[in-house]
Molecule: Bacterial RNase P class A
Organism: Flavipsychrobacter sp.
RNA sequence: CUACAAAACCGGGUUAUCGCUUCGAUUUAGAUCGGGGAGGAAAGUCCGGACAGCAUAGGGCAGCGCACUACCUAACGGGUAGGCUCCGGGCAAUCGGGGACAGACAGUGCCACAGAAAAUAACCGCCACGAUUUAUCGGGGUAAGGGUGAAAAUGUAGUGUAAGAGACUACGGUAUUCAUUGGCAACAAUGAAUAGGGGUAAACCUUGCGUGCUGUAAUGCCAAAUAAGCGGGUGUUUGACGGCGGCUCGCCGGAAUCCGUGGGUUGGCAGCCAGAGGUGUUGCGUGAGCAGCAUCCCAGACAAAUGAUAGCCACCGAGCGAUCGGUACAGAAUCCGGCUUACAGGUUUUGUAGUUUU
Numbered sequence: 001c002u003a004c005a006a007a008a009c010c011g012g013g014u015u016a017u018c019g020c021u022u023c024g025a026u027u028u029a030g031a032u033c034g035g036g037g038a039g040g041a042a043a044g045u046c047c048g049g050a051c052a053g054c055a056u057a058g059g060g061c062a063g064c065g066c067a068c069u070a071c072c073u074a075a076c077g078g079g080u081a082g083g084c085u086c087c088g089g090g091c092a093a094u095c096g097g098g099g100a101c102a103g104a105c106a107g108u109g110c111c112a113c114a115g116a117a118a119a120u121a122a123c124c125g126c127c128a129c130g131a132u133u134u135a136u137c138g139g140g141g142u143a144a145g146g147g148u149g150a151a152a153a154u155g156u157a158g159u160g161u162a163a164g165a166g167a168c169u170a171c172g173g174u175a176u177u178c179a180u181u182g183g184c185a186a187c188a189a190u191g192a193a194u195a196g197g198g199g200u201a202a203a204c205c206u207u208g209c210g211u212g213c214u215g216u217a218a219u220g221c222c223a224a225a226u227a228a229g230c231g232g233g234u235g236u237u238u239g240a241c242g243g244c245g246g247c248u249c250g251c252c253g254g255a256a257u258c259c260g261u262g263g264g265u266u267g268g269c270a271g272c273c274a275g276a277g278g279u280g281u282u283g284c285g286u287g288a289g290c291a292g293c294a295u296c297c298c299a300g301a302c303a304a305a306u307g308a309u310a311g312c313c314a315c316c317g318a319g320c321g322a323u324c325g326g327u328a329c330a331g332a333a334u335c336c337g338g339c340u341u342a343c344a345g346g347u348u349u350u351g352u353a354g355u356u357u358u
Stems, first nucleotide, its partner, number of pairs: 001354010012313007020037007039329001043340002046338005051215004058249004063211005068082005083101001084099005102206002107204002109200003123146002125142003129138003154172006174195009219270004229261006241253003277296008314327005
């Protein structure tokens, strides 16, 4: 310097003129002056909350969510660090990436095809016996060798046997339990004892922990108008009905309530932006983050404003140059913290490989 991979940040700026909108001040009004005005994802509506309402929200079941350990956070299915495990590369160490990471010894399922058999095993083979004219048959023993398969009754060596076999021995391996040491812990190392089909729970299931619901069109207030509206059912302590996801128990309220039909109001204000807020700095922590100090106020619209034109700059491409062309994904609607998706181009850091002495 180039390529690949991972992570973080930026993703336009400025001047002038005109226009729109919001806040503040001044003004009889008109208007004038000043401050501000779309993102890293505002998208998706997938999670968690703040806030509001349901009574001051009790219990159970179903449902839903999570699942190694510790910590961060208002909380989360998020984040940080570690443990275990798998993959890539490598002789190894180092390095990079993934994990939907409780349980298969509670139970029920499933493992195609091939194969004798996918767990109540015997196709070939091996061994001994019997028959029978040289090549077969019969019943018995065997699971070490071969075959099939992703996987075939824990591996290797030896003893032993008619031939074999954890049948026995030695050294290993897997799982569980216990002890010692290290660690907050998950776990790791060492030793001992017991036991043997394997896989699968993103199959049903079991275990543990958690969980009230709805949603800013929530909700609250003001103004105005109408038709004592009409018809029907049920009910007033023998309680209809209501208590905002489903069922149920309990508790509370309760005199009106439900169905149909018809009429009036489609207005305004609040919720609505001073916050789990931004920026800078110091300290603590491996880190996510936490705390102190200082400083700032940075959209609040309501059918929807946040723009147009011209020049200069920044970035990218072409060109010897003058110069020319282009600049992504995309637009607030109660707000905040995450996750996921889209994105022209640029900057920085780390790792791997290659080239090169410029």